Model confidence (mean pLDDT): 84 of 100. c-di-GMP-I riboswitch aptamer from a Gammaproteobacteria bacterium, 89 nucleotides, folded computationally. The sequence was found by an Rfam model in a public genome assembly. The source organism's lineage runs through Bacteria, Pseudomonadati, Pseudomonadota and Gammaproteobacteria.

RNA sequence: GCAGGAAAAUGGCAAAACCGCCGAAAGGUGGUGACGCAAAGUCUCCGGCCUGAGAACCCAGCGAGGUUCGAGGUAGCGGGAUCGCCCAC
Numbered sequence: 001g002c003a004g005g006a007a008a009a010u011g012g013c014a015a016a017a018c019c020g021c022c023g024a025a026a027g028g029u030g031g032u033g034a035c036g037c038a039a040a041g042u043c044u045c046c047g048g049c050c051u052g053a054g055a056a057c058c059c060a061g062c063g064a065g066g067u068u069c070g071a072g073g074u075a076g077c078g079g080g081a082u083c084g085c086c087c088a089c
Stems, first nucleotide, its partner, number of pairs: 004087002012037002017032006035076001041082003045079003048074004054069005
């Protein structure tokens, strides 16, 4: 240095829920709060899942519904990339 993750140590992040704000929504964000996390640091390149305001098509008497496209989200769903604390076997 790489790999790995036992025992510790310094610490770190922050689920659900509630309130405010943003969003059509998924969801994001601030505060409170801790379910948990050795990357639960960062990045949508690949897959999954979620949304459906917009467009097209299908169906339909109006509603409504479905599929696809682009769009958006999830990094705490995986893979991958990248930076990183400590230290046994």